[in-house]
Context: one part of a larger RNA
RNA sequence: CGUUGGAAGAUUGAGGGGACACUUCCCUAGUACGAGAGGACCGGGAAUGUGGAAAUCCCUGGUGUACCGGUUGUCACACAAUGGCAUCGCCGGGUAGCUAUAUUUCCAGUCGAUAAACACUGAAAGCAUCUCAAGUGUGAAGCGCACCUCAAGAUUAAUCUUCCCCAUGGAGCCCCCCCGAAGAUGACGGGUUUGAUAGGCUACAGGUGUAAGUACAGUAAUGUAUUCAGCCGAGUAGUACUAACAGGGCCAUCUCC
Numbered sequence: 001c002g003u004u005g006g007a008a009g010a011u012u013g014a015g016g017g018g019a020c021a022c023u024u025c026c027c028u029a030g031u032a033c034g035a036g037a038g039g040a041c042c043g044g045g046a047a048u049g050u051g052g053a054a055a056u057c058c059c060u061g062g063u064g065u066a067c068c069g070g071u072u073g074u075c076a077c078a079c080a081a082u083g084g085c086a087u088c089g090c091c092g093g094g095u096a097g098c099u100a101u102a103u104u105u106c107c108a109g110u111c112g113a114u115a116a117a118c119a120c121u122g123a124a125a126g127c128a129u130c131u132c133a134a135g136u137g138u139g140a141a142g143c144g145c146a147c148c149u150c151a152a153g154a155u156u157a158a159u160c161u162u163c164c165c166c167a168u169g170g171a172g173c174c175c176c177c178c179c180g181a182a183g184a185u186g187a188c189g190g191g192u193u194u195g196a197u198a199g200g201c202u203a204c205a206g207g208u209g210u211a212a213g214u215a216c217a218g219u220a221a222u223g224u225a226u227u228c229a230g231c232c233g234a235g236u237a238g239u240a241c242u243a244a245c246a247g248g249g250c251c252a253u254c255u256c257c
Base pairs, nucleotide, nucleotide: 001153005164006163007162008161009160010159011158015150016149017148018147021050022049023047024046025045026044027043033038051107052106053105054104055103056102060100061099062098063097067093068092069091070090071089072086073085074084075083076082111144112143117138118137119136120135172250173249174248175247177191178190179189180188197243198242199241200239201238202237203236204235206232207231208230213226214225215224216223217222
């Protein structure tokens, strides 16, 4: 821009893409077969098997330089407390998120048309013959459907529901603004006081591991008590305290009756 008024939401599926893998074991059955050795078809079941795919973070782990603690040197600090620098100084843990080696699910079943092949009926050619004769059937990990996914620019431009259109009016949308498990930027999703969108605060979860100060014990280093303390990023819930204010823009109103 189109889809022939403008929108919001929900669908159909022409068509496209993806996936559709392999193996072992058990029963049938030590049966059929075979002198024996050995050893099935068909059919049914199991896999806590290999490989692949997707999703997820409850578990097991990793990361987690904005969380907690220990500790060395040095500087600041009268001491203590606390902090700066040294690869995050080094070390021990670790929330959310992300993640695989972790977890879950799937790679199933049926149907249809076929290939090679095997057949039925059957003439040309009194026989025979599966048939580049008429007619009929069986038959594959392959093909189509089925499964997952995109999809009406499918210009054949589809369908359904609802809303709005003659004016200081108008459904809806955008900018700006608060944000995001969305993101390079656009975009996408949420919110915008008729509000829990983000921050703050409160409570909880979770992490670290018992703060500082004081008291007591000890010559002291230090220990004990107060104290499962103190501190705490991303988590959960609540709460309008702060900021979403104020403002700007686009937009159908055509023809006929």